A computed fold for a 479-nucleotide part of an RNA from Campylobacter canadensis, annotated as small-subunit ribosomal RNA, 3' major domain.
The full RNA is in RNAcentral, with records from ENA, Greengenes and SILVA.
The source organism's lineage runs through Bacteria, Pseudomonadati, Epsilonproteobacteria, Campylobacteraceae and Campylobacter.
[in-house]
Context: one part of a larger RNA
RNA sequence: AGACGGGGACCCGCACAAGCGGUGGAGCAUGUGGUUUAAUUCGAUUCUACGCGAAGAACCUUACCUAGGCUUGAUAUCUAUGGAACCUUUUAGAGAUAAGAGGGUGCUAGCUUGCUAGAACCAUAAGACAGGUGCUGCACGGCUGUCGUCAGCUCGUGUCGUGAGAUGUUGGGUUAAGUCCCGCAACGAGCGCAACCCACGUAUUUAGUUGCUAACAGUUUGGCUGAGCACUCUAAAUAGACUGCCUUCGCAAGGAGGAGGAAGGUGUGGACGACGUCAAGUCAUCAUGGCCCUUAUGCCUAGGGCUACACACGUGCUACAAUGGCAUAUACAAUGAGACGCAAUAUCGCGAGAUGGAGCAAAUCUAUAAAAUAUGUCCUAGUUCGGAUUGUUCUCUGCAACUCGAGAGCAUGAAGCCGGAAUCGCUAGUAAUCGUAAAUCAGCUAUGUUACGGUGAAUACGUUCCCGGGUCUUGUACU
Numbered sequence: 001a002g003a004c005g006g007g008g009a010c011c012c013g014c015a016c017a018a019g020c021g022g023u024g025g026a027g028c029a030u031g032u033g034g035u036u037u038a039a040u041u042c043g044a045u046u047c048u049a050c051g052c053g054a055a056g057a058a059c060c061u062u063a064c065c066u067a068g069g070c071u072u073g074a075u076a077u078c079u080a081u082g083g084a085a086c087c088u089u090u091u092a093g094a095g096a097u098a099a100g101a102g103g104g105u106g107c108u109a110g111c112u113u114g115c116u117a118g119a120a121c122c123a124u125a126a127g128a129c130a131g132g133u134g135c136u137g138c139a140c141g142g143c144u145g146u147c148g149u150c151a152g153c154u155c156g157u158g159u160c161g162u163g164a165g166a167u168g169u170u171g172g173g174u175u176a177a178g179u180c181c182c183g184c185a186a187c188g189a190g191c192g193c194a195a196c197c198c199a200c201g202u203a204u205u206u207a208g209u210u211g212c213u214a215a216c217a218g219u220u221u222g223g224c225u226g227a228g229c230a231c232u233c234u235a236a237a238u239a240g241a242c243u244g245c246c247u248u249c250g251c252a253a254g255g256a257g258g259a260g261g262a263a264g265g266u267g268u269g270g271a272c273g274a275c276g277u278c279a280a281g282u283c284a285u286c287a288u289g290g291c292c293c294u295u296a297u298g299c300c301u302a303g304g305g306c307u308a309c310a311c312a313c314g315u316g317c318u319a320c321a322a323u324g325g326c327a328u329a330u331a332c333a334a335u336g337a338g339a340c341g342c343a344a345u346a347u348c349g350c351g352a353g354a355u356g357g358a359g360c361a362a363a364u365c366u367a368u369a370a371a372a373u374a375u376g377u378c379c380u381a382g383u384u385c386g387g388a389u390u391g392u393u394c395u396c397u398g399c400a401a402c403u404c405g406a407g408a409g410c411a412u413g414a415a416g417c418c419g420g421a422a423u424c425g426c427u428a429g430u431a432a433u434c435g436u437a438a439a440u441c442a443g444c445u446a447u448g449u450u451a452c453g454g455u456g457a458a459u460a461c462g463u464u465c466c467c468g469g470g471u472c473u474u475g476u477a478c479u
Base pairs, nucleotide, nucleotide: 001479002478003476004475005474007473008472009471010470011469012468013467015463016462019426020425021424022423023422026318027317028316029315030314031313032312033311034309035308042053043052064304065303066302067301068300069299070298073129077128078127079125080124081123082122083121086103087102088101089100090099091098092097107118108117109116110115131293132292134291135290136289141286142282143281144280145278147276152191153190154189155188156187157186158167159166160165171182172181173180197270198269199268200267202239203238204237205236206235207234208233211229212228213227216226217225218224242264245258246257247256248255249254320419324378325377326376327375328374329373337366338365341360342359346355347354348353385416390411391410392409393408394407395406396405432455433454434453435452436451437450438449
């Protein structure tokens, strides 16, 4: 100087407290451990692994296993020789491949028809080489997590100290903040904080189609048409908030209250992550040193596996019901997507869906919002709760649903009556609850993830305690 303390002082954070809803019990989904297996590919392992890499494992993916094959190789550059490329087709085989048959002679340049050279592509031969999701993240780059959006981390000159170092950065206030003020052997500066960036909330101007409809007219009553751009909206510019004004406290910084205002003291949310820590994670995104394999640890193919199942854990979904289930009627969104696509009206089917194809490369066309509301019913039951499991008949995607897809109808109707110890999230348009969309994608294991809107709370006395962090100080046999 640090680090640590079941030392002290001060401060902060959904850290506790005050509340609301969960997890832990049940069934299922999913990930992991373990076990099993020919293989169950690999990685991630306290917080910071475990619906994680994976925004899609039937084949492919695929890296694993079994079997069948190849050895300049599936692919790149170079040399030589031959042939254009390419197309059709037979046989064997699980296929990869192997053995044949037929068609076809192009392009550019030189040039007197012939012919020669070249480009691209194909085949053969030999070797230089390719190839490796093989090892090492404790050799590395890059990227990432975490402490933590915590308020810190440093430097120059000066001063002090023999020196390591200190000072500045401490002190008194204040702030979300090393934010600012005052003081001070310090004076300045840098990386962070804040601001500059994006979205939302208000207004004005410009603009008016695919959007809108106040007035006028028509009307098939649908902004449908004429008409209009007021309004909504769209999307560009500008304005607006600065403790600016007032009262009060304070030397100041600033605090408390108020006015005006759409918005008030960082308006709300996002992007943005200092010096560093964890030899944290990743050699399987990529790149790369070293090592290793080279008729195999490379490459091709078929089938299987990654989906196994006495069990244990994590994360979720659905429930256990009446603030509910069921039936009928009926209202209101926003985001995003669409041509190998989204698909309306109509017809058929109980339904999944099928037939068919109006419209739409989209403010034009496409997709029922659901909870809510109204009426009826059920009457506290393992039930008209709950839907697992199983049987059967079908639908769709796809070469192909046996291992191993999703969905529909009928039948079946398990556990479960609110969950021990323990433990998690959340402070406002938040929690809770309700649907909608998208990426990946032929299809889907999505109950996941990421977005979008609808309805919409309770509580915070306070900082004694638990956890984490910051500043100062103190102790130490630790560095």